A computed fold for a 487-nucleotide part of an RNA from Isoetes smithii, annotated as small-subunit ribosomal RNA, 5' domain. A source record names the gene rrn16. The prediction has a mean pLDDT of 86. The source organism's lineage runs through Eukaryota, Viridiplantae, Streptophytina, Tracheophyta and Isoetes.
[in-house]
Context: one part of a larger RNA
RNA sequence: GGAUGAACGCUGGCGGCAUGCUUAACACAUGCAAGUCGGACGGGAAGCAUCCACAGUGGUGUUUCCAGUGGCGGACGGGUGAGUAACGCGUAAGAACCUGCCCUUGGGGGGGGGACAACGGCUGGAAACGGCUGCUAAUACCCUAUAGGCUGAGGAGCGAAAGGAGGAAAUCCGCCCAAGGAGGGGCUUGCGUCUGAUUAGCUGGUUGGUGAGGCAACGGCUUACCAAGGCGACGAUCAGUAGCUGGUCCGAGAGGAUGAUCAGCCACACUGGGACUGAGACACGGCCCAGACUCCUACGGGAGGCAGCAGUGGGGAAUUUUCCGCAAUGGGCGAAAGCCUGACGGAGCAAUGCCGCGUGGAGGUAGAAGGCCCACGGGUCGUAAACUCCUUUUCUCGGAGAAGAAGCAAUGACGGUAUCUGAGGAAUAAGCAUCGGCUAACCCUGUGCCAGCAGCCGCGGUAAGACAGAGGAUGCAAGCGUUAUCC
Numbered sequence: 001g002g003a004u005g006a007a008c009g010c011u012g013g014c015g016g017c018a019u020g021c022u023u024a025a026c027a028c029a030u031g032c033a034a035g036u037c038g039g040a041c042g043g044g045a046a047g048c049a050u051c052c053a054c055a056g057u058g059g060u061g062u063u064u065c066c067a068g069u070g071g072c073g074g075a076c077g078g079g080u081g082a083g084u085a086a087c088g089c090g091u092a093a094g095a096a097c098c099u100g101c102c103c104u105u106g107g108g109g110g111g112g113g114g115a116c117a118a119c120g121g122c123u124g125g126a127a128a129c130g131g132c133u134g135c136u137a138a139u140a141c142c143c144u145a146u147a148g149g150c151u152g153a154g155g156a157g158c159g160a161a162a163g164g165a166g167g168a169a170a171u172c173c174g175c176c177c178a179a180g181g182a183g184g185g186g187c188u189u190g191c192g193u194c195u196g197a198u199u200a201g202c203u204g205g206u207u208g209g210u211g212a213g214g215c216a217a218c219g220g221c222u223u224a225c226c227a228a229g230g231c232g233a234c235g236a237u238c239a240g241u242a243g244c245u246g247g248u249c250c251g252a253g254a255g256g257a258u259g260a261u262c263a264g265c266c267a268c269a270c271u272g273g274g275a276c277u278g279a280g281a282c283a284c285g286g287c288c289c290a291g292a293c294u295c296c297u298a299c300g301g302g303a304g305g306c307a308g309c310a311g312u313g314g315g316g317a318a319u320u321u322u323c324c325g326c327a328a329u330g331g332g333c334g335a336a337a338g339c340c341u342g343a344c345g346g347a348g349c350a351a352u353g354c355c356g357c358g359u360g361g362a363g364g365u366a367g368a369a370g371g372c373c374c375a376c377g378g379g380u381c382g383u384a385a386a387c388u389c390c391u392u393u394u395c396u397c398g399g400a401g402a403a404g405a406a407g408c409a410a411u412g413a414c415g416g417u418a419u420c421u422g423a424g425g426a427a428u429a430a431g432c433a434u435c436g437g438c439u440a441a442c443c444c445u446g447u448g449c450c451a452g453c454a455g456c457c458g459c460g461g462u463a464a465g466a467c468a469g470a471g472g473a474u475g476c477a478a479g480c481g482u483u484a485u486c487c
Stems, first nucleotide, its partner, number of pairs: 001487004006483005013357006019350002021315001026313003030310003035072003040069002043066009079268003088193007097185003102181007110144004119134006149158003163173003194240003201231003206228008243265004247258004270291005293304004321347001323346003329343001330341004360390004370381004395424006404414001431476005436457003442471001444469003452459002
């Protein structure tokens, strides 16, 4: 000198764009953050219309709501960086794999069956939640048939399906099998990836083989047996520290430091363990067990997990609103209408940063008053002010008023915002640090090794350009200084 997710002190007009718990992966009140489908299915409730009519009730049609069965999605999106020195990441390769939705292609969708929720009845419990019994539908489940698929040397064996809307059909959306693709994922390997030797030896499924098991797949992945290997001074093991990268900062570069925001990958979801379901999880807002903590309880037993968005307490030098909207982009479901979406789009707060603008312009000497200094002549603040003329960026008030909407129309949170325009009036707007040398900028007064200053050298003990105040000056400027850290 540059830089920062900064903080602190003093000060503070506006706009645009960014950024905003770096500390306790500490604990969390409250609300919201993942649903959707009636065009898969049977019910319950309510409304409307209509019909029969025994005027109780009932039938039909339609609309809305409610749980339930079923499907798809809750494995994405969002958060955090605790752990991890590792094929975790980066890069370059590879072979023994899987893949819902999507695309392409070729086939197929035959025949049967029994249940379980909901619901009704009885019943347990304070609650959470159940138990028994009876009925019922399906794109739920099962059997059977078939198969250019799979297994197998062969004989042979295994092995699929579902309908819905519309109706006269057409058509559309689905279902099953196989092959290919795209995108996604799992796995293996070469190289690279911090510090310590005041850590020198480490290792028993350990290293390899055979058989078996297991996996989507290779493999000591697991197991039985056999062999005795494997790693290490090119640093094994151990210990400490740490998410990695694209990047970011500094630097002419070499290189050093760093890994906020944005993007890719990984890991985690109160702590530890486990599996279930599923194309995909060993699953943040799923399940089970154990533990700590908090809450409810009728004491028998139950409930919970903000490292989602806001917000609270705590910690800290320190980091925001319990806001608006699904209008846009994107996602889930749906044939669609649409519903959901704290992703996202926006607004709010904060000079936290970067950039831009303004705080007026021109003229104006009796060099006014006043301050300060003085050798008392004057000098300086200083064209600075006053005063004259002008302007209106900003500001206040009024008028008009978008694009962003995606090719019928409709649909805008932002927002009456941006922008344009009219009126008013210099009006609403300057500070901070420094002035001994380094280092741009000097005098007076006070103080008297005191009070104090200080980055280094050093100032202060009676004329202090170094302390404190004043006048003046210098530098930067809506900021200026200080502190911390990196180069």